[in-house]
RNA sequence: UCGUGCUAGACGGGGCGGUAGCGGUGCCCUGAACCCGAAAACCGCUAUAGCGGGGUUGAAUCCCCCUCUAGAGGGCUUGACGGUUGCUGGGACUGCCUGAUUAAGUGGUGUAGAAGGCUGGGUCCUGUGCGGCGUAGGCCUGUGAACCUGGUCAGGACCGGGAGGUAGCAGCCAUAAGCAGCAACCUACGGGUGCCACGGGGACGCCUGGCUGGAGCUGGCUGGUUGGGUAAGCCGGUGGCCGCAGUUCGAAGAGGGGUGCACGA
Numbered sequence: 001u002c003g004u005g006c007u008a009g010a011c012g013g014g015g016c017g018g019u020a021g022c023g024g025u026g027c028c029c030u031g032a033a034c035c036c037g038a039a040a041a042c043c044g045c046u047a048u049a050g051c052g053g054g055g056u057u058g059a060a061u062c063c064c065c066c067u068c069u070a071g072a073g074g075g076c077u078u079g080a081c082g083g084u085u086g087c088u089g090g091g092a093c094u095g096c097c098u099g100a101u102u103a104a105g106u107g108g109u110g111u112a113g114a115a116g117g118c119u120g121g122g123u124c125c126u127g128u129g130c131g132g133c134g135u136a137g138g139c140c141u142g143u144g145a146a147c148c149u150g151g152u153c154a155g156g157a158c159c160g161g162g163a164g165g166u167a168g169c170a171g172c173c174a175u176a177a178g179c180a181g182c183a184a185c186c187u188a189c190g191g192g193u194g195c196c197a198c199g200g201g202g203a204c205g206c207c208u209g210g211c212u213g214g215a216g217c218u219g220g221c222u223g224g225u226u227g228g229g230u231a232a233g234c235c236g237g238u239g240g241c242c243g244c245a246g247u248u249c250g251a252a253g254a255g256g257g258g259u260g261c262a263c264g265a
Base pairs, nucleotide, nucleotide: 001265002264003263004262005261006260009057010056011055012030013029014028015027016026020046021045022044023043024042034054035053036052037051063258064257065256066255067254068253069252073249074248075247076246077245079244081243082242083241084240085239086238087237088236089235090234093233094232095230096229097228098227099226100225101224102223104222105221106220107218108217109216116212117211118210119209120208121207122206123205124201125200126199127198128197129196130194131193133190134189135188136187137186138185140181141180142179143178149174150173151172152171157166158165159164
């Protein structure tokens, strides 16, 4: 150096979670990913840190170590960073809502007479008269009594010798209380009563008239000033998420180095 047969090792790794810790099952990333069995109220282990059974490969592209790169993905920091979305507080400024004021602009109104001043009436309260309406009473009409109302009282009755007299039912007429009607008239009372008349009061808002006065008045809109509110913008605080940044782990990739045993030629 070559050949044959073996052995260690390898046949995936990583992040998160979980654990005293390690590995696995779980979730996720990578991607070339031996097979079977059990595993979250977990499974197996203990720094030589998965367990049980089977298979393949095997000292090198393949096993082991180191360095580098950063294009997977995850964790951490919240960082005087950016975006977004909540919560909480503020009210200086912008916006929006609103009260007052001003009268520059505009509109309306005014010499067919503004503001202001004086003076009436209405609207409000109260009283009186008259009218109207209603109610009650009166007046008037009708009806209205077996006997206990009146008149007239047939018949009958009673007294009387007679003349005559007396009481009187029914009927008829009239009437009392009562009942009913009632246009007008009279009286009293009442009101959600009146295009009525007269008096008193009150109010100062609104409507309306007269006299005076002689040029403004009004405040709809815009503008100015000022007060209140709102919290969209804005400011302060505090969370979530995304991006960026820092840090950490890191599959994967690149480079370098290292590692046997036996026999034969």